The prediction has a mean pLDDT of 83. A computed fold for a 1461-nucleotide RNA from a metagenome, annotated as small-subunit ribosomal RNA.
[in-house]
RNA sequence: AGAGUUUGAUCCUGGCUCAGGAUGAACGCUGGCGGCGUGUCUAAGGCAUGCAAGUCGAACGGGUAUGUAUUAGUAGCAAUACUGAUGCAUGCUAGUGGCAAACGGGUGCGUAACACAUUGGUAACCUACCCCGAGGAUCGGAACAACUCGCCGAAAGGUGAACUAAUUCCGGAUGUGAUCCCAUUGCUUUGCAGUGGGAUGAAAGUCGCAAGACACCUUGGGAGGGGCCUAUGGCUCAUCAGCUUGUUGGUAAGGUAACGGCUUACCAAGGCUACGACGAGUAGCGGGUGUGGGAGCAUGACCCGCCUCACAGGGACUGAGACACUGCCCUGACUCCUACGGGAGGCUGCAGUCAAGAAUUUUCCCCAAUGGACGAAAGUCUGAGGGAGCGACGCCGCGUGUAGGAAGAAGCUCUUCGGGGCGUAAACUACUUUUGUAAGGGAAUAAAACCUGAAUGUACCUUACGAAUAAGGACCUGCUAAACUCGUGCCAGCAGCAGCGGUAAUACGAGUGGUCCAAGCGUUAUCCGGUCUUAUUGGGCGUAAAGGGUCCGCAGGCGGUAGUACAAGUCCGGUGUUAAACUCUGGUGCUCAACAUCAGAACUGCAUUGGAAACUGUACAACUAGAGGCAGGGAGAGGCAGAUGGAAUUGUCGGUGUAGUAGUAAAAUGCGUUAAUAUCGACAAGAACACCAAAGGCGAAGGCAUUCUGCUAGAACUGUACUGACGCUCAGGGACGAAAGCGUGGGGAGCGAAUGGGAUUAGAUACCCCAGUAGUCCACGCCCUAAACGAUGAAUGCUAGACAUUGGAAGUAUCGACCCUUUCAGUGUCGUUUACUCAAGUUAACACGUUAAGCAUUCCGCCUGGGAAGUACGGCCGCAAGGCUAAAACUUAAAGGAAUUGACGGGAACCCGCACAAGCGGUGGAGCAUGUGGUUUAAUUCGACGGUAAACGAAGAACCUUACCAGGGCUUGUCAUGAAGCGAAUUCGCUGGAAACAGCUUAGUGCCCGCAAGGGAACGCUUACACAGGUGCUGCAUGGUUGUCGUCAGCUCGUGUCGUGAGAUGUCGGGUUAAGUCCUUUAACGAGCGCAACCCUCAUCUUGUGUUACAUUUCACAAGAAACUGCCUGGGUUAACCGGGAGGAAGGUGAGGAUGACGUCAAAUCAGCAUGGCCCUUACGCCCUGGGCCACACACGUGCUACAAUGGCCAUUACAAUGGGCCGCGAAGUCGCGAGACGGAGCAAAUCCCAUCAAAGAUGGCCUCAGUUCGGAUUGAAGGCUGCAACUCGCCUUCAUGAAGCUGGAAUCGCUAGUAACCGCCGGUCAGCUAAACGGCGGUGAAUACGUUCUCGGGUUUUGUACACACCGCCCGUCACGUCAAGAGAGUCGGUGGCACCUGAAGUACCUCGUUCGAGGAGCUAGGGUGAAAUCGAUGAUAGGGACGAAGUCGAAACAAGGCA
Repeated sequence: AGAGUUUGAUCCUGGCUCAGGAUGAACGCUGGCGGCGUGUCUAAGGCAUGCAAGUCGAACGGGUAUGUAUUAGUAGCAAUACUGAUGCAUGCUAGUGGCAAACGGGUGCGUAACACAUUGGUAACCUACCCCGAGGAUCGGAACAACUCGCCGAAAGGUGAACUAAUUCCGGAUGUGAUCCCAUUGCUUUGCAGUGGGAUGAAAGUCGCAAGACACCUUGGGAGGGGCCUAUGGCUCAUCAGCUUGUUGGUAAGGUAACGGCUUACCAAGGCUACGACGAGUAGCGGGUGUGGGAGCAUGACCCGCCUCACAGGGACUGAGACACUGCCCUGACUCCUACGGGAGGCUGCAGUCAAGAAUUUUCCCCAAUGGACGAAAGUCUGAGGGAGCGACGCCGCGUGUAGGAAGAAGCUCUUCGGGGCGUAAACUACUUUUGUAAGGGAAUAAAACCUGAAUGUACCUUACGAAUAAGGACCUGCUAAACUCGUGCCAGCAGCAGCGGUAAUACGAGUGGUCCAAGCGUUAUCCGGUCUUAUUGGGCGUAAAGGGUCCGCAGGCGGUAGUACAAGUCCGGUGUUAAACUCUGGUGCUCAACAUCAGAACUGCAUUGGAAACUGUACAACUAGAGGCAGGGAGAGGCAGAUGGAAUUGUCGGUGUAGUAGUAAAAUGCGUUAAUAUCGACAAGAACACCAAAGGCGAAGGCAUUCUGCUAGAACUGUACUGACGCUCAGGGACGAAAGCGUGGGGAGCGAAUGGGAUUAGAUACCCCAGUAGUCCACGCCCUAAACGAUGAAUGCUAGACAUUGGAAGUAUCGACCCUUUCAGUGUCGUUUACUCAAGUUAACACGUUAAGCAUUCCGCCUGGGAAGUACGGCCGCAAGGCUAAAACUUAAAGGAAUUGACGGGAACCCGCACAAGCGGUGGAGCAUGUGGUUUAAUUCGACGGUAAACGAAGAACCUUACCAGGGCUUGUCAUGAAGCGAAUUCGCUGGAAACAGCUUAGUGCCCGCAAGGGAACGCUUACACAGGUGCUGCAUGGUUGUCGUCAGCUCGUGUCGUGAGAUGUCGGGUUAAGUCCUUUAACGAGCGCAACCCUCAUCUUGUGUUACAUUUCACAAGAAACUGCCUGGGUUAACCGGGAGGAAGGUGAGGAUGACGUCAAAUCAGCAUGGCCCUUACGCCCUGGGCCACACACGUGCUACAAUGGCCAUUACAAUGGGCCGCGAAGUCGCGAGACGGAGCAAAUCCCAUCAAAGAUGGCCUCAGUUCGGAUUGAAGGCUGCAACUCGCCUUCAUGAAGCUGGAAUCGCUAGUAACCGCCGGUCAGCUAAACGGCGGUGAAUACGUUCUCGGGUUUUGUACACACCGCCCGUCACGUCAAGAGAGUCGGUGGCACCUGAAGUACCUCGUUCGAGGAGCUAGGGUGAAAUCGAUGAUAGGGACGAAGUCGAAACAAGGCA
């Protein structure tokens, strides 16, 4: 510091998401040690048990125990013992009394407040204990506990009588101070200080031999602590806008420590509020903490300060201090005890328990230290505190070994099979001992001479042992560091976002490897950051979200020139404060660090004080450039009102006149013989104002147009000797505000929602047509919205111009003007056809550009992803319709702006093509052939499916082919390589069988090396395993090949330039061409693949060569020539090129072929071949026989033959070319009606044969318009040929038979010249042939093209676009089904706060009685009850809308002129 994500790509806007840090955390996996911290965030839910506040006997009387002294009694001779009394001493202590218990500890319910923080005030106050000062402490009295004796009660407890002490209580005295009153002086005058007089009111002792010490009383001061008050500061909601009656103030009284409506009575009617009162929601506040560069934002655990609460609510008592966490009284809820009468309790103290929850610890040790209470002290108490325990909850530190050790073990894994990775990693060798275990020693914390340690035998030190006790988690598609294999197959699953998964997943699961952290690692939640995404720093509003419809204007904000004063803002300095901790810097101490500690800085603030005076402000006094006024002559659809005119329309009346008229793409409804339309005249009505008229004028906007008059408003200009900042903007407020709509009353010609009819249509509640009501018009009153738009708020200043126009003024000139020049104010343009350059700047771009969207200032309004939604609820307005204000749940990763390249358009322009048109001939109807679909079948093998499948793969399915089916067989196999063994190879015959095959049998020994034995090569057989084999799948894993757009003229690159960029330019424009062909112009200059040319054939000629009877002009082969717009003429830009002509065999590409750019269609082909992956392996492989691919109700495609006279038949007769031939073509001759047979000459072919080489043609004859002498299907009979084989299922011949069909609906195909059409011939495949197919060859030989409006396809340019899978696109709404959230809803249930009334405990400063104690009463009041409203929530039949869902239904609204903009 950024990154991902909207698009085909781009820039921008804009959201979503990520990388960082943090946490009182939780969860998952894992877990060695230590230090320092930290630990119920939820139920302020309930709590068993123990402890957490006592202490003082040196305040007091008792009690009790011990000791001792005296004494009485008893026993004893006595010593002595026992019992009792009294005194003393010591220990302990229930009670009285004192102090503490108001601290310490916990919590965050409540509280939006003087609660907190900061700064001040208190002259309006209090303060126990402590410190300092002054003075005092005298004389008396009394009560109540304890104790004793009774009584009641289950208990808790209570009560009666009697006794008693004190540092308990009371009275008298004194009273320096103090307080109050009176007088008075001074001062800084709600008061303070001083002086004089008067009044009031104190005290306690204990210990000690004593000294004295500690207590006590009055008073002044201090310290520390507190009360109260003020200013300032810090949450959300205005869908909370008005609130308030003790309320605001005064007087008086009461009350308080103290001011005060704090309380009461009376008086006045105030007080607060847009600078947010009141209400609602939420919340303890601060120091700080987290984050951030900062400004900020979020937060308030632990530690510190303050506040608050103590089961819920209320209340007072005691006291220096409380309205009191472990005190009291009452009410309520809950729990417990009970003898049922009544009682007891309060962990939000420390532990602990239940519950709740994702979740948070030991019923531990000690008062040794620090601190607190009491005490004279010893000391006691202290869950404050010091420590330990548990939890990886956090931070910090350490370890889990170190060194050597292979071109590298095993194992796992990958592999291109060669090898690579884990990997010096391990093993192994040597070493070390932090940690661990054991043993020995052993602190500091203790101050303070001695003593005193919970932690603790801890930290630490030494020794021994032994690598020993110690590594995991997440991730590896991008962001984001790190990839391979297998499994799975839109399944299972992942995912923070984009997104992955549909058979080759680096994204799922696993393995291996790797990356990052590490005793942790990830996930989840939350906060800050990134996010300039709330913008003060630091954003915007023409089109992305966003300028209010317009103006006026109060508050508010801002404000011209020069001066004086002040010093509020501002600036500088001083002082005080801003607690400590925290933070930063520098030291120091724990081995380091975390941590602790010391010092400094800082704490951006507030207060106070001294100064400065430029700027802002305030006051004063000036100025005239802003603003306003006055005068003058002009402009204008400015407004309101009243008059007025003509054209048109419609209607009515009258005339003329006759059959139509009107309307449309075409029609029909309609009108019309009762006379329409048309035409002439008259009359009536309402509405709107042609020409002028314009980029024109006026107005704040909406808006305003015949003409005239009246009233009225504003603006501009010129002049000015006036005023003197009076200004600008404007929340709230007010006024105006198109059209439609509403109310009342008029009016109603035309037009015309609704409605009716006619058409269109699948439908047509539309578009079109005929009618037509409201409305449109007027008056008055409402409504208050518009794409109310320049999608651009108002004002002011500045920043080059040119041109046009409206209004005014001046100048020159003129008699006066026009013209011209200058200037002020407006309105426009800077583009096209041409003259007139939009400069700078801004902008995401488009564009804006003195009328700014430029540069600045002021003020207002508005925006913060899309949808839900301008909707719901609430409020205000309205007669209604509705308007204004205005959310959320939920859902979504985009929505959007501008521009780019394409594609598309029932957009435009230009151009081309047998594309149409003009012609000729067909198809579609018939029969047959053939292919396909469908159906059938054991099988009818498979593929190809618009154009670009369908006489296609197939240039030949009877067996074979053959891939299919049935049956019979084989299993290392038909075939390849490798191993072992045997045998040469090979072969005759027989049996079974449908064959394959099985069994038996015969003949045979070759070649090479070697004397031989033997070995080897090829081939065959047997055996076992690696393997073979597969027309099995995937053409959406592929190669190769092919089709198509299309032989269309296009497709690109380098450098340069333009643009933020995608991209553009080049390749556009003007001409031209078949052509991106060429020329010209030109920010482009060049180049490549295509075009053309080069290649082949044909047409002309020349030369050479050649034989297959001769011959050569022909023929064949080879080489060459010729055609290039070269020549002439005209046009054209002097060009390219075009028109015409000459010459020539051929003329403008001479004709034909081959040749197919970048790419498109996941086009076709795994069955031609090759090939990755998957699958089968006694079968999905292989062999054989038979069958099938030839089926047949039907549909489609491609053909053949026809329907006849331009013909058919018969006879005669003429003219080709390409080709093929040895398992071949096959002559002559003979036989047969014929197919054919016999025959076997010749020919590996310019020689022979197919092959007389043709047919149409020509000549002659018959037929005479008919199902025929047309047509030939179908069927019968007899034959021929091929072949193992002709039944399924071949071809041919002869005779006989003689079907449909008389020119073909909608529709549709081919062809532009040697072409179409007609005619025959040849070839491949092939034993034969279903060939009527395909490929070639020649013969005869046309018609037509005006032209580009339309159809189809294509090219270029332009335009629109919401399309980019690219119109076979995108996309809207209803309905149906499911899910979800929110609102309405007859109601029902509950919460909250207030109001009115009733009732009302404890308490009480009030009243009465009363010596105290107390009794009674009034009021207030917690709580309870009743009632009507308010508000918040839960729930609710039902109906409506919204969002999201798989491929549902109906239409086709939007995007192109989206087919009605």
The sequence is in RNAcentral, with records from SILVA.